[in-house]
Context: one part of a larger RNA
RNA sequence: CUGGGUGUAAAGGGCGUGUAGGCGGGUUUUCAAGUCGGAUGUGAAAAGGCAAGGCUCAACUUUGCUCUGUCAUCCGAAACUGGAGAUCUUGGAGUGUCAGAGGGGAAAGCGGAAUUCCUGGUGGAGCGGUAAAAUGCGUAGAGAUCAGGAGGAACACCGGCGGCGAAGGCGGCUUUCUGGCUGACAACUGACGCUGAGGCGCGAAAGCGUGGGGAGCAAACAGGAUUAGAUACCCUGGUAGUCCACGCCGUAAACGAUGAAUACUAGGUGUAGGAGGUAUCGACUCCUUCUGCGCCGCAGCUAACGCAUUAAGUAUUCCACCUGGGGAGUACGGCCGCAAGGUUAAAACUC
Numbered sequence: 001c002u003g004g005g006u007g008u009a010a011a012g013g014g015c016g017u018g019u020a021g022g023c024g025g026g027u028u029u030u031c032a033a034g035u036c037g038g039a040u041g042u043g044a045a046a047a048g049g050c051a052a053g054g055c056u057c058a059a060c061u062u063u064g065c066u067c068u069g070u071c072a073u074c075c076g077a078a079a080c081u082g083g084a085g086a087u088c089u090u091g092g093a094g095u096g097u098c099a100g101a102g103g104g105g106a107a108a109g110c111g112g113a114a115u116u117c118c119u120g121g122u123g124g125a126g127c128g129g130u131a132a133a134a135u136g137c138g139u140a141g142a143g144a145u146c147a148g149g150a151g152g153a154a155c156a157c158c159g160g161c162g163g164c165g166a167a168g169g170c171g172g173c174u175u176u177c178u179g180g181c182u183g184a185c186a187a188c189u190g191a192c193g194c195u196g197a198g199g200c201g202c203g204a205a206a207g208c209g210u211g212g213g214g215a216g217c218a219a220a221c222a223g224g225a226u227u228a229g230a231u232a233c234c235c236u237g238g239u240a241g242u243c244c245a246c247g248c249c250g251u252a253a254a255c256g257a258u259g260a261a262u263a264c265u266a267g268g269u270g271u272a273g274g275a276g277g278u279a280u281c282g283a284c285u286c287c288u289u290c291u292g293c294g295c296c297g298c299a300g301c302u303a304a305c306g307c308a309u310u311a312a313g314u315a316u317u318c319c320a321c322c323u324g325g326g327g328a329g330u331a332c333g334g335c336c337g338c339a340a341g342g343u344u345a346a347a348a349c350u351c
Base pairs, nucleotide, nucleotide: 003323004322005321006320007305008304012319014202015201016200017199021195022194023193025088026087027086028085029084030083031082033081034080035077036076037075038074039073040072041071048066049065050064051063052061053060092192093189094188095187096185097184098183103178107175108174109173110172111155116150117149118148119147120146121145122144126137127136163170164169207248208247209246210245211244212243216242217241221237222236223235224234259318260317261316262315263314264313267296268295269294270293271292272291273290274289275288276287277286300307301306324351325350326349333344334343335342336341
């Protein structure tokens, strides 16, 4: 490189957007680049193949043919791919009208429960914690209880294998701004599409910089226990951090361990959103259909487990990745970063 692969054996990029590139709906005209046919030229020698000679064969020798193929020129074909022109719309894509539900960001305001702290009242000896204890708090009045106040963080019930988002992720209420999905209608555009190396953007937690904030929790740390020891598990404390603003970092079992798009291939059932219909005083119910999220299950696939219209089935297009274990996701170099480090990524040696 090819081949074969990528849910769990090595292997799907964390996710999007999109450049180049690759691939691309129906009809028709034309060109003839790819493609196909023919002719001519070329295709050195040797080697190879076929035939012949030769010695018992082989090795060998000579001659002839062939010479797979390639290239050039010319002539021709026009189905397919491609180029150019014209045209179509059948849900490929998009625009429009109406309706419904949700998510994120920013700014501002509001709400109640709880924890902690402060002040005051009542009260008077314990509280707390554990397997049991002790450290700790408390007669300078703790804990308990009542009233008032402060402050920060998170939003019980609703809440649901419910919803939304490309992923990370998103839960109190109100206002404002704003992206996307879906259904119905079928008016418009007329292939405008799919994928996407690089690039650009987003990206949990932890961590970093500057400035705030700090109730609870809590790495580090201190003490008490346990233990042979206990740099732990348990307990009492407790600082970064967790929160906010701005800027970095760019990684996760970033998982469905399953890339994106399209088409096709038995069913059953639940759920969420929309539309239509039947029925009804009305709600419910029932039927049909579109879309999403689940469960079960046939064919098929699979090493098995299992997957099974949300495929890991049957096919096509494009991207990414794998190629025995260790060394190693390491060294060196490059790029990025304030740093921590990230990314790209070997070899010797060894089994």